[in-house]
Source information
Predicted 3D model of a 78-nucleotide RNA (c-di-GMP-I riboswitch aptamer) from a Chloroflexota bacterium. Model confidence (mean pLDDT): 80 of 100.
RNA sequence: CCCACAAAGAGGCACACCCGCCGCGAGGCGGGGCCGCAAAGCAACGGGACUCGCAUGGGAGUCGGCCGGGCUGCCGAA
Repeated sequence: CCCACAAAGAGGCACACCCGCCGCGAGGCGGGGCCGCAAAGCAACGGGACUCGCAUGGGAGUCGGCCGGGCUGCCGAA
């Protein structure tokens, strides 16, 4: 110097729920809240779940805190 699992430190995010707004809806955004998270950061490639439409179909969406891979990131022992 590089890789790297932990502890510790600096911090970070924000489940459920409530309020407001957007959306047909799944859900999203903002505020409160704080179950938890070593990527609970980013991104729909694959799987899965959910929503809408159609019923001659196999379309359009949502979920990254459902999983898998991909990219990036703080600290740093033995």
Record summary:
The model forms 95% of the base pairs in the Rfam consensus. It was read from a public genome assembly, where an Rfam model found it.